About this RNA:
This is a predicted structure of a 73-nucleotide RNA (transfer RNA) from a Candidatus Wolfebacteria bacterium. The coordinates come from a structure-prediction model, not an experiment, and the mean pLDDT is 80. The organism belongs to Candidatus Wolfeibacteriota, within Bacteria. Its Rfam family is "tRNA". The family's RNA type in Rfam is transfer RNA. Rfam describes the family as follows. Transfer RNA (tRNA) molecules are approximately 80 nucleotides in length.
[in-house]
RNA sequence: GUCCCUAUAGUUCAACUGGAUAGAACGCAGGCCUCCGAAGCCUGAAAUCGAGGUUCGAGUCCUCAUAGGGACA
Numbered sequence: 001g002u003c004c005c006u007a008u009a010g011u012u013c014a015a016c017u018g019g020a021u022a023g024a025a026c027g028c029a030g031g032c033c034u035c036c037g038a039a040g041c042c043u044g045a046a047a048u049c050g051a052g053g054u055u056c057g058a059g060u061c062c063u064c065a066u067a068g069g070g071a072c073a
Stems, first nucleotide, its partner, number of pairs: 001072007010026004019056001028044005050064004
């Protein structure tokens, strides 16, 4: 330099052929329980890497960029 793959809560992962209020586990906060903790139960906060485009509708499709990984040179 060319090409390919990946990017979603703090972390690890879902989300079907474009039609959801973007969900789960762990973690975090609060409550119940307890003499106090742990465990258990209940509740809550928290995310689509960035900018455009297509579409009635984009996490999903297209373009560019960024970051990470890989193949070739």